Predicted 3D model of a 63-nucleotide RNA (transfer RNA) from a marine eukaryotic metagenome. The RNAcentral record of the sequence draws on MGnify. The prediction has a mean pLDDT of 81. Its Rfam family is "tRNA". It is annotated as a transfer RNA.
């Protein structure tokens, strides 16, 4: 210094978490692929603290 979805990464001044890819479903197609649409998917490395409220600030630990 880094740790956030299966993977790659965003996340502003602390205001309650997103994108792309993959996978799934549907449409299209003689079929596959491609393309289009939709939904799903997260205890934000672990445990504490501060705060009305923590992915974000503080402490310790782990990798």
């Nucleotide at each position: 210094u880094u740790g956030u979805a299966g993977c790659u990464c965003a996340g502003u001044c602390g205001g309650u978490a997103g994108a792309g890819c993959a996978g799934c479903u549907g449409g299209c197609u003689c079929u596959u692929a491609a393309c289009c649409a939709g939904a799903c998917g997260g205890u934000c490395g672990a445990a504490g603290g501060u705060u009305c409220g923590a992915g974000u600030c503080c402490u310790u630990c782990c990798a």